[in-house]
Context: one part of a larger RNA
RNA sequence: GGCAUACGGUGGAUGCCUUGGCGCUCGCUGGCGAGGAAGGGCGUAGUAAGCUGCGAUAAGCCCCGGGGAGCCGCUGACAGGCGUAGAGCCGGGGAUACCCGAAUGGGGCAACCCGCGUGGGGUCAUGCCCGCGCAUCGCGUUCUGAAUGCAUAGGGGCGCGAGGCCCACCCGGGGAAGUGAAAUAUCUCAGUACCCGGAGGACAAGAAAGCAAGCGCGAUUCCCUCAGUAGCGACGAGCGAAGCGGGAAGAGCCCAAACCGUGGUUCUGUAAGCGUGUAGGCGUUGGGGGCACGGGGUUGUGGGGCGGCACUGGAGGCGGCUACACCCGUCUCGAGGCAGGGGUGCGGCGUAGGGGAAGGCUCUGGAAGGGGCGGCCACAGACGGUGAGAGCCCGGUACCCGACACGCCAAGCCCGCCUUGGGUGUUGUCCCCGAGUACCACGGGGCUCGAGGAACCCUGUGGGAAGCUGGGAGGCCCACCUUCCAAGGCUAAAUACGGGCGAGCGACCGAUAGUGCACCAGUACCGUGAGGGAAAGGUGAAAAGCACCCCGGUGAGGGGAGUGAAAGAGAACCUGAAACCGUAUGUCU
Numbered sequence: 001g002g003c004a005u006a007c008g009g010u011g012g013a014u015g016c017c018u019u020g021g022c023g024c025u026c027g028c029u030g031g032c033g034a035g036g037a038a039g040g041g042c043g044u045a046g047u048a049a050g051c052u053g054c055g056a057u058a059a060g061c062c063c064c065g066g067g068g069a070g071c072c073g074c075u076g077a078c079a080g081g082c083g084u085a086g087a088g089c090c091g092g093g094g095a096u097a098c099c100c101g102a103a104u105g106g107g108g109c110a111a112c113c114c115g116c117g118u119g120g121g122g123u124c125a126u127g128c129c130c131g132c133g134c135a136u137c138g139c140g141u142u143c144u145g146a147a148u149g150c151a152u153a154g155g156g157g158c159g160c161g162a163g164g165c166c167c168a169c170c171c172g173g174g175g176a177a178g179u180g181a182a183a184u185a186u187c188u189c190a191g192u193a194c195c196c197g198g199a200g201g202a203c204a205a206g207a208a209a210g211c212a213a214g215c216g217c218g219a220u221u222c223c224c225u226c227a228g229u230a231g232c233g234a235c236g237a238g239c240g241a242a243g244c245g246g247g248a249a250g251a252g253c254c255c256a257a258a259c260c261g262u263g264g265u266u267c268u269g270u271a272a273g274c275g276u277g278u279a280g281g282c283g284u285u286g287g288g289g290g291c292a293c294g295g296g297g298u299u300g301u302g303g304g305g306c307g308g309c310a311c312u313g314g315a316g317g318c319g320g321c322u323a324c325a326c327c328c329g330u331c332u333c334g335a336g337g338c339a340g341g342g343g344u345g346c347g348g349c350g351u352a353g354g355g356g357a358a359g360g361c362u363c364u365g366g367a368a369g370g371g372g373c374g375g376c377c378a379c380a381g382a383c384g385g386u387g388a389g390a391g392c393c394c395g396g397u398a399c400c401c402g403a404c405a406c407g408c409c410a411a412g413c414c415c416g417c418c419u420u421g422g423g424u425g426u427u428g429u430c431c432c433c434g435a436g437u438a439c440c441a442c443g444g445g446g447c448u449c450g451a452g453g454a455a456c457c458c459u460g461u462g463g464g465a466a467g468c469u470g471g472g473a474g475g476c477c478c479a480c481c482u483u484c485c486a487a488g489g490c491u492a493a494a495u496a497c498g499g500g501c502g503a504g505c506g507a508c509c510g511a512u513a514g515u516g517c518a519c520c521a522g523u524a525c526c527g528u529g530a531g532g533g534a535a536a537g538g539u540g541a542a543a544a545g546c547a548c549c550c551c552g553g554u555g556a557g558g559g560g561a562g563u564g565a566a567a568g569a570g571a572a573c574c575u576g577a578a579a580c581c582g583u584a585u586g587u588c589u
Stems, first nucleotide, its partner, number of pairs: 001588009015574001016538002020509002022506007030497001031165002039100003042055003046078002050074002061094006070082003105114003115134007136162009169200001170198005180187001184234001210217002221248004231239002252490003255434001259295005265289004273282002275326006300468001302433004306428007314333007334420005341415004347409005353401003360373004375392002377381001383395003439463008449475001470485005525532002545573001548560004
């Protein structure tokens, strides 16, 4: 020195455990912000470094409710307090809320610096301190007001709003490349990623200029299917519908125009006119244009207006120059309706809670929940805890009950709004029915459709209709036929998502796994920066965490004693593998 055996050290694998993760389902909720958010900085406790809470009223202040014996957060100490006159704790409402941050008086290298106006405190006075106001933009309103007469621009005041943040979902404006095609250019990836704008609890879409097929359907959206079909495609790679059918849900409406009225404006202008009839009376009344408001009207078996005719039709008040009749307008009552603008509000739900059945003996053991004996409850034998494995020990569970306050839903009612004093039918064919639009050409884009026979939808440039005897579509085009009315607008539900809250589940993980983070983690640390980004869990049932003695440096560490079932569980603490290092013995060289 090797090997073997035994016993140790070191080390932290393995087993067991789980406070943390991962995924899914269901429900609730779906916003916060100039009344200063999200997120931070700095403070704040008697002693206080960190976390948590809070804000100079600072681990807190006030009120209401719940609860019922302890409490002064994590936190274990000392000191001192609070609480059955109800504390701590839980829920609701309020007060306070430094500085930064949209940050907004001005500035600025965020958490700092410097003001102005006004009111107050203090001082003899200034400095100083405190409260309030002072950004910009938009809209509304009002005052003022240039060149320049009216005006406008501009300026001032007041009121309201906006700004920023937030997981995904949604709509719109822009819009790649790696890649695939085994190269590559059309193509694909993909209208994806990403950037920008906007909105909501959803968004978008939506009441046929639709589909269809010679039958018919009747807004939109979503699911199943149709169907990997029809198609598209260097007919390569690949892309890829729609109608029908079956379901979810279910809702339909309003303008523009014709025409009528009113107001003001402009032109014309002494007579048409003042609803009709009769009589009287009036006459800056009437007519044309454009504007504003109100009525009217909303459709494709075409609809509407205006005029005529027929049938039918509540009441009352007022007005239309006067009287009467009719007619018209308007208001009220009555009737009907509202996807709700406001209020009230039965009731329901949420944000604290409350009640809630039933077990003993014995054995082993440190400990009974285990074994034995022999009971009970069950609308409760979910789950978790308790010194090992508990329906009956504890928390709970089934079931039942509960809110002063705040929030959500919400029947009904009140106000409000809408409709209804006219409606229906028919007829005349005089008027209206969305124009730089449809359509065409060229250039593009979207659809399954890559220019193709290429319709349909959108539109950059140019041209440019008809107007109901009108117009679009049915995949070039034409005819016939069928179907539908573009060029204005609104519209719940079924659908999408999951940041937050709650309930539950898993042939998901179990500390090199599962989130990067089970632990004071987006931390330490790295980087100028954008950014990158760890390691690190376990005494015991209970601290009972080793009083006291001994060695030692008033050490570290250890030996006794004691606690404990166990200390070879002693905090470098469950188990404690291997590498590696020793001690002893044997053996080989």
About this RNA
Predicted 3D model of a 589-nucleotide part of an RNA (large-subunit ribosomal RNA, domain I) from a Candidatus Entotheonellia bacterium. The RNAcentral record of the full RNA draws on ENA. Taxonomically the source falls in Candidatus Entotheonellia (Bacteria, Pseudomonadati, Candidatus Tectimicrobiota). Its mean pLDDT, the model's own confidence on a scale to 100, is 83. Its Rfam family is "Bacterial large subunit ribosomal RNA". Its family is annotated with structural constituent of ribosome and ribosome in the Gene Ontology.